Source information
This is a predicted structure of a 73-nucleotide RNA (transfer RNA) from a Candidatus Altimarinota bacterium. Its mean pLDDT, the model's own confidence on a scale to 100, is 81. The source organism's lineage runs through Bacteria, Bacteria candidate phyla and Candidatus Altimarinota. Rfam family: tRNA. Gene Ontology term of the family: triplet codon-amino acid adaptor activity. About the family: Transfer RNA (tRNA) molecules are approximately 80 nucleotides in length.
RNA sequence: GGGGAUGUAGCUCAGUUGGUAGAGCGUCCGCCUUGCACGCGGAAGGCCAGCGGUUCGAAUCCGCUCAUCUCCA
Repeated sequence: GGGGAUGUAGCUCAGUUGGUAGAGCGUCCGCCUUGCACGCGGAAGGCCAGCGGUUCGAAUCCGCUCAUCUCCA
């Protein structure tokens, strides 16, 4: 320098052909307990790596950029 993959909650990951963004773990609150843990119920936490384009509508399609991984030279 060229090709490919990945980027979504604090962490690990879903998101089924474009139609209001979810799970597990973790955190916080409540119930339970003499207390803790376990268990049960609930809550907070994201503008989906960034910028632009297409579209009535984009995490999803297109372009460029950035980061990480990988292959070739």